[in-house]
Parts: sequence; C1' cells; structure tokens
RNA sequence: GGAUGUAGCUCAGUGGAAGAGCACUUGUUUUGCAUGCAGGAGGCCCUGGGAUCAACCCCCAGCAUCUCCA
Repeated sequence: GGAUGUAGCUCAGUGGAAGAGCACUUGUUUUGCAUGCAGGAGGCCCUGGGAUCAACCCCCAGCAUCUCCA
C1' cells in the first nucleotide's frame, strides 16, 4: 500500500432495513440410530462519528485479522 470484518461455522446481500448451506432444536418416519419430510430458535451487520427522509450498503477516523513492498 491492498483486502476482509454480517447467526455457533462457511459465506450471500451495491440506499427502503437481513438471507442461504452446515450445525443446534421440536414434531413425524424407525424396535432403535442414521437418512428423509415439516417446523423453530439464534443477528443492536467490528467500534465511533458524518451526509441522507431513510444505511449492512456512501464518506471520515479507529480497532482486529490476512496479504504485498521496502
């Protein structure tokens, strides 16, 4: 100098307010387990400020991690 930060984990989401897969959990299926099927819970979106009617998204500063150069 560059990139990243969103659910327990891996990641989507380019202004009208948040989703998927896996995991967890309830029911059903089974003698039982797994699988399948139908549901559920779980997020003040890294922190602070600014612009906007409105921000995960735009701007500024900071923090953490990864990476490049010297």